RNA sequence: GUUCCCGUAGCUCAGUGGAUAGAGCAACUCUUUCCUAAAGAGUAGGUCGUAGGUUCGACUCCUACCGGGGACG
Numbered sequence: 001g002u003u004c005c006c007g008u009a010g011c012u013c014a015g016u017g018g019a020u021a022g023a024g025c026a027a028c029u030c031u032u033u034c035c036u037a038a039a040g041a042g043u044a045g046g047u048c049g050u051a052g053g054u055u056c057g058a059c060u061c062c063u064a065c066c067g068g069g070g071a072c073g
Base pairs, nucleotide, nucleotide: 001072002071003070004069005068006067007066010025011024012023013022018056027043028042029041030040031039049065050064051063052062053061
């Protein structure tokens, strides 16, 4: 330099056009217990990498850029 994949909660990921963005673990609160652990219930936490475009509607499609990884030279 060319090409491919990935970027969504603190971590691991789902969601591939339809409007309220979710799960597990972690955190916090409560119940239970003499205490802890385990168990159960709940709460909080997101500019969906950035900026444009297409569309009635974009996490999802297109383009550029940023970051990470792989292959080739």